[in-house]
RNA sequence: AAACUGGAGAGUUUGAUCCUGGCUCAGAACGAACGCUGGCGGCGUGCCUAACACAUGCAAGUCGAACGAGAAAGUCCGGCUUGCGGCCGAUGAGUAAAGUGGCGCACGGGUGAGUAACGCGUGGGUAAUCUACCCUCUGAAUCUGGGGAUAACAUCUGCGAAAGGCGGUGCUAAUACCGGAUAACAUCCACGAGACUCUGGUCUGUGGUGAUCAAAGGUGGCCUCUGCUUGCAAGCUACCGUCUGGAGGAUGAGCCCGCGUACCAUUAGCUAGUUGGUAGGGUAAUGGCCUACCAAGGCGACGAUGGUUAGCUGGUCUGAGAGGAUGAUCAGCCACACUGGAACUGAGACACGGUCCAGACUCCUACGGGAGGCAGCAGUGAGGAAUUUUGCGCAAUGGGGGAAACCCUGACGCAGCAACGCCGCGUGAGUGAUGAAGGCUUUCGGGUCGUAAAGCUCUGUCAGAGUGGGAAGAAAUGCAUUGGUGCUAAUACCAUCGAUGCAUUGACGGUACCACUCGAAGGAAGCACCGGCUAACUCCGUGCCAGCAGCCGCGGUAAUACGGAGGGUGCAAGCGUUGUUCGGAAUUAUUGGGCGUAAAGCGCGUGUAGGCGGUCUUGUUAAGUCAGAUGUGAAAGCCCUGGGCUUAACCCGAGGAAGUGCAUUUGAAACUGGCAGACUUGAGUACGGGAGAGGGAAGUGGAAUUCCUGGUGUAGAGGUGAAAUUCGUAGAUAUCAGGAGGAACACCGGUGGCGAAGGCGGCUUCCUGGACCGAUACUGACGCUGAGGCGCGAAAGCGUGGGGAGCAAACAGGAUUAGAUACCCUGGUAGUCCACGCCGUAAACGAUGAGCACUAGGUGUUAGCGGGUAUUGACCCCUGCAGUGCCGCAGCUAACGCAUUAAGUGCUCCGCCUGGGAAGUACGGUCGCAAGACUAAAACUCAAAGGAAUUGACGGGGGCCCGCACAAGCGGUGGAGCAUGUGGUUUAAUUCGACGCAACGCGAAGAACCUUACCUGGGCUUGACAUCCCGGGAAUCUCCUGGAAACAGGGGAGUGCCCUUCGGGGAGCCGGAGACAGGUGCUGCAUGGCUGUCGUCAGCUCGUGUCGUGAGAUGUUGGGUUAAGUCCCGCAACGAGCGCAACCCUUGUCUUUAGUUGCCAUCAUUCAGUUGGGCACUCUAAAGAGACUGCCGGUGUCAAACCGGAGGAAGGUGGGGAUGACGUCAAGUCCUCAUGGCCUUUAUGCCCAGGGCUACACACGUGCUACAAUGGGCGGUACAAAGGGUUGCGAGCCCGCGAGGGUGAGCUAAUCCCAAAAAGCCGUCCUCAGUUCGGAUUGGAGUCUGCAACUCGACUCCAUGAAGUUGGAAUCGCUAGUAAUCGCGGAUCAGCAUGCCGCGGUGAAUACGUUCCCGGGCCUUGUACACACCGCCCGUCACACCACGAGAGUCGAUUGUACCAGAAGUUGCGUGAGCUAACCCGCAAGGGAGGCAGGUACCUAAGGUAUGGUCGGUGAUUGGGGUGAAGUCGUAACAAGGUAGCCGUAGGGGAACCUGCGGCUGGAUCACCUCCUUU
Repeated sequence: AAACUGGAGAGUUUGAUCCUGGCUCAGAACGAACGCUGGCGGCGUGCCUAACACAUGCAAGUCGAACGAGAAAGUCCGGCUUGCGGCCGAUGAGUAAAGUGGCGCACGGGUGAGUAACGCGUGGGUAAUCUACCCUCUGAAUCUGGGGAUAACAUCUGCGAAAGGCGGUGCUAAUACCGGAUAACAUCCACGAGACUCUGGUCUGUGGUGAUCAAAGGUGGCCUCUGCUUGCAAGCUACCGUCUGGAGGAUGAGCCCGCGUACCAUUAGCUAGUUGGUAGGGUAAUGGCCUACCAAGGCGACGAUGGUUAGCUGGUCUGAGAGGAUGAUCAGCCACACUGGAACUGAGACACGGUCCAGACUCCUACGGGAGGCAGCAGUGAGGAAUUUUGCGCAAUGGGGGAAACCCUGACGCAGCAACGCCGCGUGAGUGAUGAAGGCUUUCGGGUCGUAAAGCUCUGUCAGAGUGGGAAGAAAUGCAUUGGUGCUAAUACCAUCGAUGCAUUGACGGUACCACUCGAAGGAAGCACCGGCUAACUCCGUGCCAGCAGCCGCGGUAAUACGGAGGGUGCAAGCGUUGUUCGGAAUUAUUGGGCGUAAAGCGCGUGUAGGCGGUCUUGUUAAGUCAGAUGUGAAAGCCCUGGGCUUAACCCGAGGAAGUGCAUUUGAAACUGGCAGACUUGAGUACGGGAGAGGGAAGUGGAAUUCCUGGUGUAGAGGUGAAAUUCGUAGAUAUCAGGAGGAACACCGGUGGCGAAGGCGGCUUCCUGGACCGAUACUGACGCUGAGGCGCGAAAGCGUGGGGAGCAAACAGGAUUAGAUACCCUGGUAGUCCACGCCGUAAACGAUGAGCACUAGGUGUUAGCGGGUAUUGACCCCUGCAGUGCCGCAGCUAACGCAUUAAGUGCUCCGCCUGGGAAGUACGGUCGCAAGACUAAAACUCAAAGGAAUUGACGGGGGCCCGCACAAGCGGUGGAGCAUGUGGUUUAAUUCGACGCAACGCGAAGAACCUUACCUGGGCUUGACAUCCCGGGAAUCUCCUGGAAACAGGGGAGUGCCCUUCGGGGAGCCGGAGACAGGUGCUGCAUGGCUGUCGUCAGCUCGUGUCGUGAGAUGUUGGGUUAAGUCCCGCAACGAGCGCAACCCUUGUCUUUAGUUGCCAUCAUUCAGUUGGGCACUCUAAAGAGACUGCCGGUGUCAAACCGGAGGAAGGUGGGGAUGACGUCAAGUCCUCAUGGCCUUUAUGCCCAGGGCUACACACGUGCUACAAUGGGCGGUACAAAGGGUUGCGAGCCCGCGAGGGUGAGCUAAUCCCAAAAAGCCGUCCUCAGUUCGGAUUGGAGUCUGCAACUCGACUCCAUGAAGUUGGAAUCGCUAGUAAUCGCGGAUCAGCAUGCCGCGGUGAAUACGUUCCCGGGCCUUGUACACACCGCCCGUCACACCACGAGAGUCGAUUGUACCAGAAGUUGCGUGAGCUAACCCGCAAGGGAGGCAGGUACCUAAGGUAUGGUCGGUGAUUGGGGUGAAGUCGUAACAAGGUAGCCGUAGGGGAACCUGCGGCUGGAUCACCUCCUUU
């Protein structure tokens, strides 16, 4: 000098947003386990589960200097012996083993079962205590040569299987045992005294005449004294030991107290030794610790008692901290030692390796009986996901014994095993681009692995091999010499403290470490991840499969999410996973949250405890508070500072800091508290007023309903969407009169009043509560809140007794309906009413607890109360207080909203919340007659549930508007026959696609072959077609054979075109090889393009600005207007884009220009615009004009615009067309085309023949023709437009009844042809019928096209002559040149048209109007929808699985009570007849004292009986709950959800639910009232 320093978020509810709220992740840690992998070292750590059971070995002994006794093997020597494995002696050796005795065994070591406790922690107390061994000081003693035993030992070869268990007999010793003496400052007793003091304390002094209690010796040495005299004994002495005191110390222990110490109240009352006292006993000691007696206490909401769980602490992990979790290793305390009980010994135990008893278990047994206790160290089995060696050593540290040497020590020190953790090191370094090979990928160019490798140049840590050196841990101890001190007679001895020398001691271990050598980059890298969170991306495989997943979620053929690969990212001898804890989580909020609608204010009051509390410069106190000091807060750990291992981890220090605590003490006195005093503003009392559906009781009134009686009167009444049940000719309904009875009180009546809330409404009287206003006086903080408690508390419901008119659950009937246990109707009982008593709940709501204070305003109201001004007065105006509404600023809020009546700003107190569901349920308890209420979980399950607001969509919501949408009309379809398409069926195939509108005369503007994609059969395989390479010869034309043809085989003619550098090349043909072609194969849900549809509907958006936290809003809404988001006005908007409109085409009028093939008024001419002539007209086709609400009037906002009018060919878009915004439908199309991916490749490709797409019980769509007289047949006779034509249209003429045939003019077209238009008009026949309607079908005969009309063409002629007589339910088109009707043309096409696309002719009816159906647009509203109502969603039932409750019981654990029984053991006894060494008496015998065995009493463990409580397991059956892909029945809720919903209650019902009564708005819509804002 320092001990300080530290706080991040993300994913997930939605179409999107903000919020609330849970779930999940990223971090750190671990005695860990598992998976893959694994080079070395250091330091640590290692049964968390079965306090389960244990084989084996070891873990507590030691002392011969307490004592008696005392081997053997072996050895060698000696002796004896003939020899022997013989005997004796010595040695071994006073050794081993055993015994008596002493000390130790209560330490050390283990474990955490029990314990919620003075157990632990912390701080105190002990004047209420003990403490062996140890230390200090201070006394006294160790006498009696006292006594008697007893083990060992011997013996009875005792008993017994054994336990080496139990005996009998016989010896013997002690520091073992006993007697006696002596003794006090010991203990006791008795009496007292004084002083101090903190309970039994201390000090002083006194007496004694008193009583009681001791002991042990051992070893070494010496000879001063005595005895024998070498030396020894007595003696002395040293040391050790022994005994008895005192005063302390140290250590350890006991006991007591304050405070702290888990969860459950679904544990609320517990307690008879219980609480206290007295006396006694007991203990080292206090104490009901125990006993007797007395009293009736003690504990408890500040949580007793009970239950569950748990050893506690220093610490450890985490955290910014406060906290939370935890209590391995190390350390302190406690408890336990197979389970339960008990004592003995001892200083200390009720004793882990002691005893006794009981129990369970294991073992031995001769069945009689015995033995045992690893939660000591190793180790075994078992359990388990899981945890080590039956190692070495006492060398060190520590402990026991001993005088010591020494012995013992699984304490301990070491080693072994394990990546279990922390720390350190390594697996090489430099250079090296043809960016090698190879892998992967690719847009085929490349990219990447990648300087990575190889190659070249170096280094040598670690591991390996070898050689050599080699610690520290060792200090003691012993012996010798020597110095000091003590003792003493002593310079002996001994003890002690040193010094020197010598000797000796190391498990680890020849280890750490060092040096050198060898060899060589040689032996040493994995694991997880790569969709987001979260760093890191591609390919292949798979195809809702296999699988992944922490959350969200991936996977159904293009998966960065599965599996593999390449690449990448992160950590690294580890990496991941799992589990657990804290964090993030402000998600229990002290720091640091909330409660109107998200979870959350008790239904309301009163009030107990508690909490909080006005003013004073008042006084005092010092509990809180603040400051200082002292003690303590063990060590270790964390932190700081140093030091030691090469560093680090780790370790060390008589280093520090910190330990926020507790205790003691000294001060301060502002604040809080206590005590005392004062005050009036909080609160209250008195007085005077007025208001009120405040409460209770009694009385009373009229209207109405119903019923009864009577009258009048006649056929209906009633009821509904419509009906019916019902009532009525036995007289209803209607009407009049009278009567009865019950219930409720119209108008006034009002976001008016009163009340705490529930609630309260005719009128009168009585009793009674509260609030408010005014002015004075008084009390003097008397206040606020309020856990429990107590009271009140709508409706429904219950009990008893009344009452009962109306209404009306249940019930019955009638309707409705698929059903209708409902809605509607007709009846109708409880009930509704009264009295008394229960119940105690509601959307009991302002979804807003109570009180106080503060913080802009405006405007109503209560004829509330008061004041002022004024008035005769009610009014009116200004103003104060109290209530009650609305609007609104600041502020708050997630927003909505609240806003002096706060949801603003503060204070005080209470209640409540912590994801959704299960569930306000189960169980338990309390209350209740019951119904039920209150209190109130868990398992399991989900990743959400929810609030507010936004944009859409939707509504059997509202407003406005439009459309052939309805209505008004005309004509159809649906019935018939036929055509055509589709479905279905059939088939070898009937190719494929299209399916509400928006598929179905659609793709297909035309299937006999072809087409053709389908089927059968026959063939081809670089292919019918494209590009590249090689070779050949031109191409081309033609003939023959086989065959169904494709094709195969053979022959003949013949040499062209373009360029040329004259070689050849190119186009085209044939042959060959492979790259490849080909595919109408799949996926339109991978796509482009194109198309349909909403819809020619009027909409869809953007920039900037503004508003909003935001999604978003505004603009685009509003008032008008329009066909139109068309235009105008207004406006926090201002502008703009895509749409609308216009520009384009056509048609309608005119003008100009131009007249051929067109036209013909005038002139001429002809059969004829035929010709001349003309271009006026028509027409043609180019350019223009015209129409713009331009003009006038009216309406309207001075506007936009609308209405009417004029003029005009045309008038308000003139008619028609083209033109289709942002988007929707995963709409349609891979079979037009294009295209990704997949599949196929002698076939799913290609060629050919034949067949099929044309089938036919049936159903549907679209059409044609009809059913006839407005018609049909026949005859005559008019008038178009628009098209097409050379592979063509084809006039005219001839033939044929006709289709058509023959011939063939003209025309490349305003010229010629198709070409006749038809309906119409005129005339005639038919006369209402299955017909002169209708034409199907069939027979026969033909024509045409074509290679070919059988399957399978069209047409013609003759004959045949079906159904059908106007079409059920339903449904389609059309608003004017439209519908209807009539014909004509064209595309496709050899041929084939009722279809399609066009053209013209004739030519209507109707539209009041927007209530309704359908579709659409705008605004608004509700929403639980967002795949957007074809949405969402509820309940029963059925099935499967899961957890839970009940359950006759049953099993177990635990505990209480009563009783029985009672082992061992302590204690007690007027016990002890048996036995008895020490002492006493006695000569002895014997007796006594004392003791022992035994007995007995109390207590008491296990056990038993009976009966309870609690907890757990299991249980036939049963109940609800949850989850599950598509199950069944309905449709309850969300929109007015089709009967508004919901709450409480009661009844009913398969189910959601329905109904009654009361309540709420968290109900839509319309109207009215009130209030507010603005004017």

Small-subunit ribosomal RNA from a Desulfobacterales bacterium, 1575 nucleotides, folded computationally. The prediction has a mean pLDDT of 81. Lineage of the source: Bacteria > Pseudomonadati > Thermodesulfobacteriota > Desulfobacteria > Desulfobacterales. The sequence is in RNAcentral, with records from ENA.